Predicted 3D model of a 73-nucleotide RNA (transfer RNA) from a Minisyncoccota bacterium.

[in-house]
RNA sequence: GGGGUGUUAGCUCAGUUGGCAGAGCGUCUGUCCUGCAAGCAGAAGGCCAUGGGUUCGAAUCCCUUACACUCCA
Numbered sequence: 001g002g003g004g005u006g007u008u009a010g011c012u013c014a015g016u017u018g019g020c021a022g023a024g025c026g027u028c029u030g031u032c033c034u035g036c037a038a039g040c041a042g043a044a045g046g047c048c049a050u051g052g053g054u055u056c057g058a059a060u061c062c063c064u065u066a067c068a069c070u071c072c073a
Stems, first nucleotide, its partner, number of pairs: 001072007010025004019056001027043005049065001051063003
């Protein structure tokens, strides 16, 4: 320098014919208990890496840039 894959909640990851952003764990509140844990009920938390484009509509399609992993030279 060139190719490929990935980037979504605090962590691990779903989300595929473009149409409401989700799960588990964690955190917080309540409940239960003599108390703690567990259980049960509920809540908060996201500019979907960046900037553009296409579209009525983009996490999803196209392009740029950044970062990580990997292959080639």
Rfam family: tRNA. Rfam's curators write: Transfer RNA (tRNA) molecules are approximately 80 nucleotides in length.
Taxonomically the source falls in Minisyncoccota (Bacteria, Bacillati).
The sequence is in RNAcentral, with records from ENA.